[in-house]
RNA sequence: AGAGUUUGAUCCUGGCUCAGGUUGAACGCUAGCGGCAGGCUUAACACAUGCAAGUCGAGGGGUAUAAUUCUUCGGAAUUAGAGACCGGCGCACGGGUGCGUAACGCGUAUGCAAUCUACCUUUUACAGCGGGAUAGCCCAGAGAAAUUUGGAUUAAUACCUCAUAGCAUAGCAGCUUCGCAUGAAGCCGCUAUUAAAGUCACAACGGUAAAAGAUGAGCAUGCGUCCCAUUAGCUAGUUGGUAAGGUAACGGCUUACCAAGGCUACGAUGGGUAGGGGUCCUGAGAGGGAGAUCCCCCACACUGGUACUGAGACACGGACCAGACUCCUACGGGAGGCAGCAGUGAGGAAUAUUGGACAAUGGGCGCAAGCCUGAUCCAGCAAUGCCGCGUGGAGGAUGAAGGUCCUCUGGAUUGUAAACUUCUUUUAUCUGGGAAGAAACCCAUAUUUUCUAAUGUGGUUGACGGUACCAGAUGAAUAAGCACCGGCUAACUCCGUGCCAGCAGCCGCGGUAAUACGGAGGGUGCAAGCGUUAUCCGGAUUCACUGGGUUUAAAGGGUGCGUAGGCGGGUUGGUAAGUCCGUGGUGAAAUCCCCAAGCUUAACUUGGGAACUGCCGUGGAUACUAUCAAUCUUGAAUAUCGUGGAGGUAAGCGGAAUAUGUCAUGUAGCGGUGAAAUGCUUAGAUAUGACAUAGAACACCAAUUGCGUAGGCAGCUUACUACACGAUCAUUGACGCUGAGGCACGAAAGCGUGGGGAGCAAACAGGAUUAGAUACCCUGGUAGUCCACGCCCUAAACGAUGGAUACUCGACAUCAGCGAUACACUGUUGGUGUCUGAGCGAAAGCAUUAAGUAUCCCACCUGGGAAGUACGAUCGCAAGAUUGAAACUCAAAGGAAUUGGCGGGGGUCCGCACAAGCGGUGGAGCAUGUGGUUUAAUUCGAUGAUACGCGAGGAACCUUACCUGGGCUAGAAUGCUGGGAGACCGUGGUGAAAGCUCACUUUGUAGCAAUACACUGCCAGUAAGGUGCUGCAUGGCUGUCGUCAGCUCGUGCCGUGAGGUGUUGGGUUAAGUCCCGCAACGAGCGCAACCCCCAUCACUAGUUGCCAUCAGGUAAUGCUGGGAACUCUAGUGAAACUGCCGUCGCAAGACUCGAGGAAGGAGGGGAUGAUGUCAAGUCAUCAUGGCCUUUAUGCCCAGGGCUACACACGUGCUACAAUGGGGAGGACAAAGGGCUGCCACUUAGUGAUAAGGAGCUAAUCCCAAAAACCUCCUCUCAGUCCAGAUUGGAGUCUGCAACUCGACUCCAUGAAGCUGGAAUCGCUAGUAAUCGUAGAUCAGCAACGCUACGGUGAAUACGUUCCCGGACCUUGCACACACCGCCCGUCAAGCCAUGGAAGCCGGGUGUACCUAAAGUCGGUAACCGCAAGGAGCCGCCUAGGGUAAAACUGGUGACUGGGGCUAAGUCGUAACAAGGUA
Repeated sequence: AGAGUUUGAUCCUGGCUCAGGUUGAACGCUAGCGGCAGGCUUAACACAUGCAAGUCGAGGGGUAUAAUUCUUCGGAAUUAGAGACCGGCGCACGGGUGCGUAACGCGUAUGCAAUCUACCUUUUACAGCGGGAUAGCCCAGAGAAAUUUGGAUUAAUACCUCAUAGCAUAGCAGCUUCGCAUGAAGCCGCUAUUAAAGUCACAACGGUAAAAGAUGAGCAUGCGUCCCAUUAGCUAGUUGGUAAGGUAACGGCUUACCAAGGCUACGAUGGGUAGGGGUCCUGAGAGGGAGAUCCCCCACACUGGUACUGAGACACGGACCAGACUCCUACGGGAGGCAGCAGUGAGGAAUAUUGGACAAUGGGCGCAAGCCUGAUCCAGCAAUGCCGCGUGGAGGAUGAAGGUCCUCUGGAUUGUAAACUUCUUUUAUCUGGGAAGAAACCCAUAUUUUCUAAUGUGGUUGACGGUACCAGAUGAAUAAGCACCGGCUAACUCCGUGCCAGCAGCCGCGGUAAUACGGAGGGUGCAAGCGUUAUCCGGAUUCACUGGGUUUAAAGGGUGCGUAGGCGGGUUGGUAAGUCCGUGGUGAAAUCCCCAAGCUUAACUUGGGAACUGCCGUGGAUACUAUCAAUCUUGAAUAUCGUGGAGGUAAGCGGAAUAUGUCAUGUAGCGGUGAAAUGCUUAGAUAUGACAUAGAACACCAAUUGCGUAGGCAGCUUACUACACGAUCAUUGACGCUGAGGCACGAAAGCGUGGGGAGCAAACAGGAUUAGAUACCCUGGUAGUCCACGCCCUAAACGAUGGAUACUCGACAUCAGCGAUACACUGUUGGUGUCUGAGCGAAAGCAUUAAGUAUCCCACCUGGGAAGUACGAUCGCAAGAUUGAAACUCAAAGGAAUUGGCGGGGGUCCGCACAAGCGGUGGAGCAUGUGGUUUAAUUCGAUGAUACGCGAGGAACCUUACCUGGGCUAGAAUGCUGGGAGACCGUGGUGAAAGCUCACUUUGUAGCAAUACACUGCCAGUAAGGUGCUGCAUGGCUGUCGUCAGCUCGUGCCGUGAGGUGUUGGGUUAAGUCCCGCAACGAGCGCAACCCCCAUCACUAGUUGCCAUCAGGUAAUGCUGGGAACUCUAGUGAAACUGCCGUCGCAAGACUCGAGGAAGGAGGGGAUGAUGUCAAGUCAUCAUGGCCUUUAUGCCCAGGGCUACACACGUGCUACAAUGGGGAGGACAAAGGGCUGCCACUUAGUGAUAAGGAGCUAAUCCCAAAAACCUCCUCUCAGUCCAGAUUGGAGUCUGCAACUCGACUCCAUGAAGCUGGAAUCGCUAGUAAUCGUAGAUCAGCAACGCUACGGUGAAUACGUUCCCGGACCUUGCACACACCGCCCGUCAAGCCAUGGAAGCCGGGUGUACCUAAAGUCGGUAACCGCAAGGAGCCGCCUAGGGUAAAACUGGUGACUGGGGCUAAGUCGUAACAAGGUA
């Protein structure tokens, strides 16, 4: 110090979350030791038991009892003397708690001239004479007890009277001094009043009065001290005065009378919450949060009230009363108060022992010894925290074993880790020693001293504790866990799981290869702890004083006037409040910081210093602010003279248009729309003309114009009125700016009353549109729009930009003035605009009319939603407006810009995309593929375009993957190693076959043989196998966009950045093809070209091809000799480049007819497919990760199936006929194939074919007939001499085998079908259409398919508006899974919180009335007392109780309202593109 998270990416705004620190903590796992500290945060809930305040015999009376002595045994005396009693002091301290309290309670500073203070210290003076009682004790009672009554007697340092007394108190008079207003102090005089106590007789301790001190307390005041304004008014002893009372003391503290005050926006009153401070935590600080332990103050002591005693209390362990609760009881009455220390129950996530000691420190009493002390000092419990120590150190590589992982004969890691060797002993254990804390008081003694007293020496005293500590012994011996490992955030792999189980602080992981779940190995972090939860601060500059913002992200009030307030021009002088400097007091101690010191160190403790940023006093300074006084003119205002305008109000006037009425002309439609209809019209509309009436609005001028504070203002004229500007620089002399509340104005709509009503037009009606259409469109139409008066008070009231002042580059336009004029223009003032710099800004942009640079004042904002909602209040006739939350919920919501994609946005362009044509499909039959259905199985895959005559270019068996059944298990194939056999072949049995099995026969080569090699099958071992799954784990290959013209890079430049530029622009092209321009310059993959075929020619070469010329020959034929011309074959070349001419153009290029040419503008065709898209297709071609299977999901075999068939679709074939069918005859190709082959020819058969049989391994022979076509004949429009399905019969061929299930032939049979609905496909030239030929696969063939080949051979294209697809530029976007996108609202379902609500149930507070205990005060004749006085009674006040009506607040409530969140629900499609009506 930052980081994660909104997006495809970017910058910004903005929230959420994390990393740090903290704790009186709790919980989970774990745990060796010690020191120090802290330990009911909840129920101020209730408490059993014990202890926590006594002491004094040197104040008093005095006894039980004990001992001794005596004894008449009844007792007596002496000594000591408990308990209880009277009396003194203490009990008001110490200890606990935080209920109440928002207050002079606390903090700080000051004051008391308005006060008190026991014990203590100092000083002065005094203590005389008396008196009467009463506890106790004794006697007698009451009662269960607590307790209590009566009688008799008695003492005091208990009580009382009298005396004495001043430096006391009170009153009166005088003088002096002083102060701070009342006044105070001192001196003097007079009058009045108030004291005392003894013990003991050595000393000592006490008593009374007075003064002073110290200590403690009381009172008053300034300043500071939480939240809510949805709490705005509060107050009757209230505010003040006079008098009296009361108090230690001032005071409405109390009472009587008088006056009417007092507090409050600088927050009164009310409500809520809370003890305050020193300090503690955090933070750089400023701040924010807290108020445990320790210290100071306050308050309280079961709840409430009250006083008594006392120096001090309205009293924690005192009293009285009331109340609640608990306990005892003999039922009549009584007792009690742990928020003291322990402890119990309860509550709670949660907090300890019914311990020891007064040894130390401190307190009370006492002369003292001493007693008391749950204060205190110690110990116990729990890792609650902080601090310290340890769990070993060194060496040690076969890098052991084991674990884990991997690319697995092996390697990596755990890991110097272990083993092993050696060393040490803190700690634990055992043994032994063993403290400091202790100084005193006191006792004894000594010294000094007038007394008091001081000092020295010796003795005595330890709960903790045989503790700390020290020494010795043994031996690595006794001692490591927790969390985490996707990013933030240090740390990675395997297995399991499979959107399950689960994780999660945020983002988010998990749907079969999870570094995110669970386990393991390994690693990282901390460590006797580690994590989690909770809390606070920080990070958060995210409430911003330090230190934020407001055009578009949240945020400028709709506008003006103006009150309070804040701020304010120049000069001079005074004052010194703010400000600054010096100094004095205070700011308790502890804490924090620094320096030291003591515990072995540290924590901890102690000493010293600094600090405590504050408050008060005092002396100075005077720049600034303030204040007082004076003055100035530049801010502001005024005056005079001009100018300007849709500024406002009122009145009057005008024409155009519209509507209506009357009359006239005139006739059939008008009107309206995308198209229509409703509507109007023969009762005369619309149209045209004339006249009349009405209301509203003011064309042109008119504009980036003008005016106004804003809203707003537009025909013309007049009246009244306001303003701005310019010039003059005449007047005043800071008179100014802003402005919370307040007041006024404030579009449209709306409301009230009364008018008015032409046009327009919510609501409403009708007609259309539509799936619907409560809309958009049309026809009508009422409020309203208009006027007057009164309300409402809101708008995207916008420049989404508050007002004022000053300063800061330019250019241009325009409005209104002024000046000088050279009539060009220029200077200046005030407005209105555009563009562009610096600067600013997240950017877009703003830019002298700032969103720049500064100052002043006001308003407003603090994540999105809930919500501008609820409740409350104010205003309003109402509608509603203003003010304005929370629960709950999400991790975003948002701004600007970027790249894409998209648009029922725009521009440009292309394509058989449309159009123009030709032919089809869709109807029929059949073939084939698919879906579906069926089945034991109908194997699997392909599914919009881009699946469906597709994988398959050949399913009868095989193929074959499917089904049924029979078999095999190292297996069907191929290796290797070892063993054993001898053959193999062949012949039998069984079986559907596979297989199983028995028997017969018996080796080959080399070598004499052993043996080796070969072959065959067997056994054992080792490598199997899988068309099983995942194409969403993959490679490779492929389809498609698309043969579309695009896709990128380097450097440079621009931008904060994503990105842009280049690649855009102007032309051109089939083309990002080329040219020109340009902050770009170049380059790459694509385009084109290079490659192949065809079209022309030349050259070369002529066999199997060819035959013009020459010759021979045949029935005929290049048949033969020969030829090399031609065709052809197959190699090499040439040729085409807009090259030439013309027009246009800068160029690129285009165009026309040309010329030439076989071919002309890419000559035709092919191969060739950029970056990428579709998680497109394929694990079944192949390869391959992972998973699954192993007597089976593998392998072999037989049979069956893939060929099923109510149906639906795709692709084809054949047809429906005369451009045709049939018969006969005749002509012309190209390209292929052939030895298990093609088969000439001959014979047989109607034929498929068969039997013979030449040639050909092919430019030689064969398939082979080309067909459409031509000529002649026939048929004559019909289900036919069309069409050929289907079926019957008979055959041929292939093949182990044609039943399921082949093809072909012949005879017979002769179905549907007469040109095909909506819709839809192909094709632009040698193309479509039509005709046949060949080949692959293949035994054969379901081929009508596919792939090639040639023959014949068209029509049409005006054109780019529209449909589809695509390219480029631009524009909008709320889309980015990218429009098959996004997204809104009702309804239905579940859950959650919340508002209203008839009511119901509480809570605290105030008011009024009734009643009223104890008690103080006041009054008082009867009773008691000699008296003082008391009892009793009465009165005032009051806690409490009761009653009543209100207000406030909480809970609950049938029902009801909206809101939020949920799975893929329902209905529509409102918004985002012109979102289809902006």

Model confidence (mean pLDDT): 83 of 100. A computed fold for a 1478-nucleotide RNA from a metagenome, annotated as small-subunit ribosomal RNA. It matches the Rfam family "Bacterial small subunit ribosomal RNA".